[in-house]
RNA sequence: CGGGAUGUAGCGCAGUGGUAGCGCACAACGUUCGGGACGUUGGGGUCGCUGGUUCAAAUCCAGUCAUCCCGACCA
Numbered sequence: 001c002g003g004g005a006u007g008u009a010g011c012g013c014a015g016u017g018g019u020a021g022c023g024c025a026c027a028a029c030g031u032u033c034g035g036g037a038c039g040u041u042g043g044g045g046u047c048g049c050u051g052g053u054u055c056a057a058a059u060c061c062a063g064u065c066a067u068c069c070c071g072a073c074c075a
Base pairs, nucleotide, nucleotide: 001071002070003069004068005067006066007065010024011023012022013021018055026042027041028040029039030038031037048064049063050062051061052060
C1' cells in the first nucleotide's frame, strides 16, 4: 500500500427498511435462620463516527476510524 471480516447495554450475541432485543451480570422484592439457588419486577443503548437515499435506516449507499486476518513492498 491492496483485499477481506468485525464494531449493537458491563460481558457474550441476535436482529437484512416499519416500536432496538436475548442470555449472563446488576438492583429491589419473594421463598430460606443465613448464604447459595430459584422466581417476579426493574434499571441500563444517540446500533464505532460523519454524510446521503427514504414517509421511515442497526439494516441500503458513500466516506472515515479502530481491531483482526490475508497478500504485496522494504530489510
This is a predicted structure of a 75-nucleotide RNA (transfer RNA) from a Spirochaetota bacterium. Rfam family: tRNA. From the family's description: Transfer RNA (tRNA) molecules are approximately 80 nucleotides in length. The coordinates come from a structure-prediction model, not an experiment, and the mean pLDDT is 81. The sequence was found in a public genome assembly. Lineage of the source: Bacteria > Pseudomonadati > Spirochaetota.